[in-house]
RNA sequence: CUCUUAUCCAGAGUGGCGGAGGGACUGGCCCAAUGAAGCCCGGCAACCACCAGCGCAACCCGUUGGAGAGGUGCCAAUUCCUGCAAACCGGGAUCCGGUUUGAGAGAUGAGAG
Numbered sequence: 001c002u003c004u005u006a007u008c009c010a011g012a013g014u015g016g017c018g019g020a021g022g023g024a025c026u027g028g029c030c031c032a033a034u035g036a037a038g039c040c041c042g043g044c045a046a047c048c049a050c051c052a053g054c055g056c057a058a059c060c061c062g063u064u065g066g067a068g069a070g071g072u073g074c075c076a077a078u079u080c081c082u083g084c085a086a087a088c089c090g091g092g093a094u095c096c097g098g099u100u101u102g103a104g105a106g107a108u109g110a111g112a113g
Stems, first nucleotide, its partner, number of pairs: 001113008013041001015040003021031003025083001027081002042075003047071002050066006079105001084102008
C1' cells in the first nucleotide's frame, strides 16, 4: 500500500512542556493567545491477547460474563454537518428545504497478501 471483516448518536484532565495552528478531503460551520499542533503525565473504552462458564469426546471455533498489570486505539461538536442515489413531506417547483434508508469516502481493530 491492497484485500477481507467488525465497529463508528456512549465515554475520557481547570495537569506540565510547547508556541500557531487544528477539525482527513470538498463546500459549510466551528475550535484556538481565556493557548492550536506536537511531546509527557493522567484518563476513557474493551478490538486483540488473558481468566471463567456454556455448546463440542476434545482442540479449534462460537457464545456469555469478568478483569484492566500486556498489544493497539481513543480523549470539542454523531465520523461536527455535507458530498452519490432512492423514497416520502413542504414550497410556483428540471429547483430549494426537511426526514428516512442505502451507497461512497474516512477512522480504528483483527486477519491475509